RNA sequence: GCGCACGUAGCUCAGUGGUAGAGCAGGGUCCUUAUAAGGCCAAGGUUCGCAGGUUCAAUCCCUGCCGUGCGCA
Numbered sequence: 001g002c003g004c005a006c007g008u009a010g011c012u013c014a015g016u017g018g019u020a021g022a023g024c025a026g027g028g029u030c031c032u033u034a035u036a037a038g039g040c041c042a043a044g045g046u047u048c049g050c051a052g053g054u055u056c057a058a059u060c061c062c063u064g065c066c067g068u069g070c071g072c073a
């Protein structure tokens, strides 16, 4: 330099056009003599990497850029 994949909560990942979610972690609470395990509740994304475009409507489709990984040279 070229090609491909990925970028969503603190972490690991779903969600492929119509109100952004789960598990874990963290907080509260129940249970227990106490702890752990377990149950329940709430919070957590100001803009789903950034900027444009298409659309009535974009995390999702298109383009460019940035970052990470892999392959080729």
Stems, first nucleotide, its partner, number of pairs: 001072007010024004018056001027041004049065005

Model confidence (mean pLDDT): 81 of 100. The RNA shown here (transfer RNA) has 73 nucleotides and comes from a Minisyncoccota bacterium. Lineage of the source: Bacteria > Bacillati > Minisyncoccota. Its Rfam family is "tRNA". Rfam links the family to the GO term triplet codon-amino acid adaptor activity. Rfam classes the family as a transfer RNA.